[in-house]
Context: one part of a larger RNA
RNA sequence: UGACGGGGGCCCGCACAAGCGGUGGAGCAUGUGGUUUAAUUCGACGCAACGCGAAGAACCUUACCUGGGUUUGAACUGCUAUGGACAGCCUUAGAAACAAGGUCUUCCCUUCGGGGACUGUAGUAGAGGUGCUGCAUGGCUGUCGUCAGCUCGUGUCGUGAGAUGUUGGGUUAAGUCCCGCAACGAGCGCAACCCCUGUCCCUAGUUGCCAUCAGUUCGGCUGGGCACUCUAGGGAGACUGUCGGUGAUAAGCCGGAGGAAGGUGGGGACGACGUCAAGUCAUCAUGGCCUUUAUGCCCAGGGCUACACACGUGCUACAAUGGCCAGAACAGAGGGCUGCGAACCCGCGAGGGGGAGCCAAUCCCAAAAAUCUGGUCCCAGUUCGGAUUGAAGUCUGCAACUCGACUUCAUGAAGUUGGAAUCGCUAGUAAUCGUGGAUCAGCAAUGCCACGGUGAAUACGUUCCCGGGCCUUGUACA
Numbered sequence: 001u002g003a004c005g006g007g008g009g010c011c012c013g014c015a016c017a018a019g020c021g022g023u024g025g026a027g028c029a030u031g032u033g034g035u036u037u038a039a040u041u042c043g044a045c046g047c048a049a050c051g052c053g054a055a056g057a058a059c060c061u062u063a064c065c066u067g068g069g070u071u072u073g074a075a076c077u078g079c080u081a082u083g084g085a086c087a088g089c090c091u092u093a094g095a096a097a098c099a100a101g102g103u104c105u106u107c108c109c110u111u112c113g114g115g116g117a118c119u120g121u122a123g124u125a126g127a128g129g130u131g132c133u134g135c136a137u138g139g140c141u142g143u144c145g146u147c148a149g150c151u152c153g154u155g156u157c158g159u160g161a162g163a164u165g166u167u168g169g170g171u172u173a174a175g176u177c178c179c180g181c182a183a184c185g186a187g188c189g190c191a192a193c194c195c196c197u198g199u200c201c202c203u204a205g206u207u208g209c210c211a212u213c214a215g216u217u218c219g220g221c222u223g224g225g226c227a228c229u230c231u232a233g234g235g236a237g238a239c240u241g242u243c244g245g246u247g248a249u250a251a252g253c254c255g256g257a258g259g260a261a262g263g264u265g266g267g268g269a270c271g272a273c274g275u276c277a278a279g280u281c282a283u284c285a286u287g288g289c290c291u292u293u294a295u296g297c298c299c300a301g302g303g304c305u306a307c308a309c310a311c312g313u314g315c316u317a318c319a320a321u322g323g324c325c326a327g328a329a330c331a332g333a334g335g336g337c338u339g340c341g342a343a344c345c346c347g348c349g350a351g352g353g354g355g356a357g358c359c360a361a362u363c364c365c366a367a368a369a370a371u372c373u374g375g376u377c378c379c380a381g382u383u384c385g386g387a388u389u390g391a392a393g394u395c396u397g398c399a400a401c402u403c404g405a406c407u408u409c410a411u412g413a414a415g416u417u418g419g420a421a422u423c424g425c426u427a428g429u430a431a432u433c434g435u436g437g438a439u440c441a442g443c444a445a446u447g448c449c450a451c452g453g454u455g456a457a458u459a460c461g462u463u464c465c466c467g468g469g470c471c472u473u474g475u476a477c478a
Stems, first nucleotide, its partner, number of pairs: 001478002003475003007472007015462002019425005026316008034307002042053002064302007077125008088103005107116003128291002131289003137285002139280003142276001144274001149188006155164003168179003194268004199236007208226001213223003239262001242256005318418001322377007334365003339358002344353003384415001389410007431454007
């Protein structure tokens, strides 16, 4: 100087407390361990691995296994020799890859010697490797932590390691600011500058409006108009600016006015010096090592989907604040061309036929659902719950056996609120309700990412648990 302490002081955080809803019990989905297997490819392992890489494993993917084949090779760059346009099509055997045979074909330039592009064969230098090492690395990422810290120059002090500044008194979300001080300044962080959202104004109107006028098949449908809503570009607005109190006359704090918004308005992007030899050689790149008729490459089938069991993360429930039936209403954000697909017809339905319109503020996906109104059920393993199983189908796709989703009928399991323990959340949040998107032929999505609708309770307080910051103290630790 640090680190540590079941030392002290001060302070903060959904850390506790106060509340609300869960997990742990059930069924199922998914990941992991284990076991099994020819293979169940590999990685990730406290927080910070386990709905993680994977934003799509039937083939492909695919790296694994079995079998069949191949050796200058599937892709790449040269060199030497030699042949030919390349490609395409047909036949045979085969699971295919591939092998054998047949057919067809003769590119460009030319001084007719040849040259060029492409390609076959043989040889050669080399290719290839999701093989190993993340403890050789780059890059990227997680984490402490959006915590308020981490340092430097000069000066001063100390023999020195170092100290000072950065400590102290206040204050703040903040090393934020003020005051003081052997310090004076500065840098990386904090904040602000950036984006979205909340109010108003301007500009612009193939979206919106009976606001106003006319027509109307009653639909902004038509004429007409941009006033409003909205869209998207610019601007205004909030700065403790103002008033009172308080405070050291300071920084600030408390209350008020005005205001759409008030003290960082709400949210996002943004992550200091560093820590964990943290993660990744399987995104990519790369040193070294290993392999080279195989640890490379092609193909078929299988496996990654196994199942006594254990754990994590979720979904659906156990019901009456509910289930079912009928009717009525209100979003936002997205996506759409070998795409979204309307009306209409067929089917109980998944879906099929159909093809209008739309390269989309114009058309379509599209119905929002919870909600409201009326009816029914009457507390029961039920009109709760939907697992499982049987049958019949639909769709995608070369192909749904291993191993797809969905529909209809039948079947109706466990489950009556869950032990010890444990998680999330402080406001448009939790809870609850539906909607869209990426990936994608299809889909095992209950996942992930986004969007809006309805919309709470509680916080006395900081003694205690956990994590962190500053000062100080002890230490046989570095």
Predicted 3D model of a 478-nucleotide part of an RNA (small-subunit ribosomal RNA, 3' major domain) from a metagenome.
The RNAcentral record of the full RNA draws on SILVA.